[in-house]
RNA sequence: CAAGCCGACCGGGUGUUCGCGGACGCGGAGGGAGAAUCCACGUCUGAGGAAAGUCCGAGCUGCACAGAGCAGGGUGCUGGAUAACGUCCAGUGGGGGCGACCCUAAGGAAAGUGCCACAGAAAACAAACCGCCGCACUCGGUAACGGGGGCGGUAAGGAUGAAACAGUGCGGUAAGAGCGCACUAGGGACCAGGUGACUGGCUCCCUUGGUAAACCCCACCCGCAGCAAGACCAAAUAGGGGGAGGAUGAGGUUGCUCGCUGACUCCCCGGGUUGGUCGCUUGAGGUGUUGGGCAACCAACAUCCCAGAUAGAUGAACACCGACUACAGAACUCGGCUUACAGGUCGACUCGCCGG
Numbered sequence: 001c002a003a004g005c006c007g008a009c010c011g012g013g014u015g016u017u018c019g020c021g022g023a024c025g026c027g028g029a030g031g032g033a034g035a036a037u038c039c040a041c042g043u044c045u046g047a048g049g050a051a052a053g054u055c056c057g058a059g060c061u062g063c064a065c066a067g068a069g070c071a072g073g074g075u076g077c078u079g080g081a082u083a084a085c086g087u088c089c090a091g092u093g094g095g096g097g098c099g100a101c102c103c104u105a106a107g108g109a110a111a112g113u114g115c116c117a118c119a120g121a122a123a124a125c126a127a128a129c130c131g132c133c134g135c136a137c138u139c140g141g142u143a144a145c146g147g148g149g150g151c152g153g154u155a156a157g158g159a160u161g162a163a164a165c166a167g168u169g170c171g172g173u174a175a176g177a178g179c180g181c182a183c184u185a186g187g188g189a190c191c192a193g194g195u196g197a198c199u200g201g202c203u204c205c206c207u208u209g210g211u212a213a214a215c216c217c218c219a220c221c222c223g224c225a226g227c228a229a230g231a232c233c234a235a236a237u238a239g240g241g242g243g244a245g246g247a248u249g250a251g252g253u254u255g256c257u258c259g260c261u262g263a264c265u266c267c268c269c270g271g272g273u274u275g276g277u278c279g280c281u282u283g284a285g286g287u288g289u290u291g292g293g294c295a296a297c298c299a300a301c302a303u304c305c306c307a308g309a310u311a312g313a314u315g316a317a318c319a320c321c322g323a324c325u326a327c328a329g330a331a332c333u334c335g336g337c338u339u340a341c342a343g344g345u346c347g348a349c350u351c352g353c354c355g356g
Stems, first nucleotide, its partner, number of pairs: 001352001003350002006347005012321007020046006027039003048327001052338002055336005060226004067258004072222005077091005092106001093104004107217002112215002114211003129158002131154005137148004166184006185207005190201004230278004240269006251261003285304008
């Protein structure tokens, strides 16, 4: 210099003027009132890295208690982190890349059941299409031998397939075959290391296809509903008319059963109200330093307060700089994941080339 790889961060800035939400202060209107409410002024403050998708996990709230069993759902290498998780960190095994590094739903197929399309002879207590070998027969030939169909052996070779019942070599055989042997591969036992996944070694035994995002088995986890949760105040009305069920148990409690509870419940018609307060933002919170840990993270101390609306505020104009302006906007709150994103900054590392 070029190509790449990983991580962190920013994502228009400054000024002037006007406008909007919130908090506080002060003044005025208002009223019985220093209340609500309204107006003006001043000070402070006012979207994001994803506020998004609502996909996981929690807090919080209600379901009387939140019980048992079944059913159902989820997770799935190991160890750790965490309030918890399907997240994160560190490792192991497998795969990819020259490399930095990246990807990985990765328990059990030697419990049982099922399935394995097409092609192919055969797709799982194997199978004979071609080929190879043997036997007897028959035809041709003096013979060696060749042709034909038949019976049998054979999984070494060909052909099919994603996959053909371990691979290579030697022996063996009529031809062959783990039939035997050596090495390799795989499984089990043993020894050593490691918390563990696992790794290495070794002698002996064994040679058994794949599929569990098929049923299933194993281990662990899971009550249901959600801030329109829910609590309170105020207002309104007639709790009106008709029907059905109910202590021989309505309704509720988890889909079912048990258990618990114990008087209302449901449908139709007609009518009224539909305002406010709380929940609501101080929180598993942010920042910094120190310490522990490889890290995720944890602890101590210091410091900061950072939107809380309810028809829903966060905008507009101008000037300069920069640039041609991305994706997109809170609605109970956190921890994650995923998805979208113009452009830019910084750091670590890898490969290649050039120069000293």

Predicted 3D model of a 356-nucleotide RNA (Bacterial RNase P class A) from a Bacillota bacterium.
The gene name in the source record is rnpB.
The coordinates come from a structure-prediction model, not an experiment, and the mean pLDDT is 75.
The organism belongs to Bacillota, within Bacteria.
It matches the Rfam family "Bacterial RNase P class A". It is annotated as a ribozyme.